[in-house]
C1' cells in the first nucleotide's frame, strides 16, 4: 500500500535472556474473556412497493399429525427435517451483445464500477474473483446481532499542501 479490519485493558501460560537458585519473578509469538472505535445484517409508525376483476397467488423432496373424498390411492391444512431454481446479503467485482455448444465454462467486444503509495488532475498500467443466507427480510426509532480477516510491495508529469533538515 488494497480493504472496516487497527488500538487499548485484564487473566493463564510454553520457549529464550536476565534476575533468583527452595518456590519462583519476567514472560515474545499464540491463546481465553473485555473496552472503546470502525464496517456490516436484522427490526416500528409514516413513506415506499403489492393488490383491487376471471385463474393463479409460501418453489421442490421426505415425514408426523389432523381433515376430506371417487377410501389399491388423492387433495388440502399445520409443524419438524433437508435442498436450491425464485429471492435476499458482504463486496469494485456488474450489464448488454456476438463466438463457442442447449447449458455451465471459455473468448472478443461495448457499457457501466474499483485500484495504483499525502490529496487532485492528465497520461499510462491493473482489476471486475468469490462466498454466504435457505423460500425469507423494502426504508425503518427504540431494541437485537456479526467482523475486525486476508492478500501484497509504489516511487511518471504538473499543481496544491504537509513534514523534516538547513
Nucleotide at each position: 500500500c488494497c480493504g472496516g479490519a487497527g488500538c487499548c485493558c485484564g487473566c493463564a501460560c510454553c520457549g529464550a535472556c536476565u534476575c533468583a537458585c527452595c518456590c519462583g519473578a519476567c514472560c515474545a509469538u499464540g491463546g481465553c474473556a473485555g473496552g472503546a472505535g470502525c464496517g456490516g445484517g436484522g427490526g416500528a409508525c409514516c413513506c415506499a412497493c403489492a393488490g383491487g376483476u376471471a385463474c393463479a397467488a409460501c418453489g421442490c423432496c421426505u415425514g408426523u399429525u389432523c381433515c376430506g373424498g371417487u377410501c389399491u390411492c388423492c387433495g388440502g391444512a399445520a409443524c419438524a427435517g433437508g435442498c436450491u431454481u425464485g429471492g435476499g446479503g458482504u463486496a469494485a467485482a456488474g450489464c448488454c451483445g456476438c463466438g463457442u455448444u442447449u447449458c455451465a465454462g471459455c473468448g472478443c467486444g461495448g457499457c457501466c464500477g474499483g485500484g495504483c503509495a499525502u490529496c487532485u488532475c492528465c497520461a499510462g498500467c491493473c482489476c471486475g474473483c468469490a462466498c454466504c443466507c435457505g423460500a425469507c427480510a423494502g426504508c425503518u426509532c427504540a431494541c437485537c446481532u456479526c467482523g475486525c480477516a486476508g492478500g501484497c510491495g509504489c516511487c511518471g508529469g504538473a499543481g496544491a499542501g504537509g513534514a523534516a533538515u538547513u

The RNA shown here (c-di-AMP riboswitch aptamer (ydaO/yuaA leader)) has 166 nucleotides. Its mean pLDDT, the model's own confidence on a scale to 100, is 77.